[in-house]
Order: sequence, then C1' cells, then structure tokens
RNA sequence: UGACCCGUAGCUCAACGGUGAGAGCACGUGUCUUAUACACACGCGGUUGUGGGUUCGAGUCCCACCGGGUCGA
Repeated sequence: UGACCCGUAGCUCAACGGUGAGAGCACGUGUCUUAUACACACGCGGUUGUGGGUUCGAGUCCCACCGGGUCGA
C1' cells in the first nucleotide's frame, strides 16, 4: 500500500429493509436454605464503531473514515 471478512448489552452471538433491537452467560433483587451453592421468578443493561447518503422506513443497502483479523505486494 492493495484485496477480502468482521464491528450490535460487561462477554459470546441472533435479528427478510417494516410493530417496541432480542437470547445465553454475567450482574442485582426476591423465593428456597441455618448459611452459601443449585434451582425458580423478576429486574438491570444498547447513541447497533464514527460521520454522511438512499428510502415512506436502515442494525440490514451505498460512500468515506476508525478499529480488529486473514491473505498478497
């Protein structure tokens, strides 16, 4: 410097362009227990990397940056 892939909750990942962006784990509270753990119930948690564009409507499509990875020179 070029090509390709990826970026969504604290972590691992979902989500045909269309109603309020979800799940598991983690965390908090409660029930249970002498107590902890397990189990169960409830809850908390997101400017979908940043900035633009297309569209009635964008996590999703397009462009430029930023970051990570794999190749090549």